[in-house]
Order: sequence, then structure tokens, then C1' cells
RNA sequence: GAUAGAGGUGCGGCCUGCAUCAGUACGUCCAGGCAGGGAGCCGGCUCCCGCUUCACCCGGACCGAAAGGGCUGGCCGCCGAAGGGACCGUCUCCGGCGGGCGGGUCCCUGGCCGUCUGGUCAAGAGCCAUGCGGCUGUCAUCGGCGGGAGCUGGUGGAGCGCUGUC
Repeated sequence: GAUAGAGGUGCGGCCUGCAUCAGUACGUCCAGGCAGGGAGCCGGCUCCCGCUUCACCCGGACCGAAAGGGCUGGCCGCCGAAGGGACCGUCUCCGGCGGGCGGGUCCCUGGCCGUCUGGUCAAGAGCCAUGCGGCUGUCAUCGGCGGGAGCUGGUGGAGCGCUGUC
């Protein structure tokens, strides 16, 4: 350098069905209020609807979803699998904020579980981040046992690692 592997409630993607979302949003009708209401938030600009009744707000009746997220099962790709952060690009009338999408660069995290706090979310689910606790794999190191392979206990590091073969 090439190649093949291991960690395990291991990681990610797609599909099916189910529950939730929710008796919510939308729509129609009735009654009341009112001259304003709206385009993710703020400001500017422009536009749309309405000012008699039809905009909008609130109450009631009828009807009544969907997406995202979740779970079962199946399939696929894998072991920096993958997740997160910053910067750049893009979507928007302009500026700021936020959100979505996509690729690039750099940085952090070995993996899993639980938990406080915070964020996201319809949500007590799930996901994400810092901290804390535990389990586990790997290598190094020290002690004990052993002829040895190795087992066991402690401590520490990080996947740009570890093991096998050429």
C1' cells in the first nucleotide's frame, strides 16, 4: 500500500400495513361583532380579499383530511456505518431572523443504554446537543494467575483506530 473482517438492543435508506396527528385543518350553514384582514416573523415596498351582505374575529351545527414524526414486517446498502456544528451555494420583492434543499471544505463524536437541562415536534413518542452515570468493543500500560495461548482486575487513549492475509 492492497484486500477481507470484528464491535451489537450496531448504523442508515426504501416499501407495506397499523395507530397517532384529529373530530384538528379545510369546506358549508346559523347567530353575533366589526372596518379592516392577509402574503413564516420584524421593517420597507408591492400585491390580494373586504368595508351594505360575502373579508376578518368569536360561538354553535354538519362534514371531515393530509404531510412530517412513530410502530410491526420485509427488502437494500453498510462498520465514519452514521450523527452534529461552522462556512459557502440555492429557494423568497429588498434587508435582518428563521426554515427547507443540495454539494464542497474544515472541526467534533468508538458504540449502546439511562438521566438532568435545553432545542425540535400535535405529543408524556421520537430526534438533536452539552453535562452526568453505567454497560460494552478495541489498543496501550500496570498488577495477579498461567509453560504458553490467554484469563482477570485497575488506569488511560481514540475509528486518520483495531485484527487477519498478501

Predicted 3D model of a 166-nucleotide RNA (Lysine riboswitch aptamer) from uncultured Lawsonibacter sp.
Lineage of the source: Bacteria > Bacillati > Clostridia > Eubacteriales > Lawsonibacter.
The sequence is in RNAcentral, with records from MGnify.
Rfam family: Lysine riboswitch aptamer. Its family is annotated with lysine biosynthetic process in the Gene Ontology.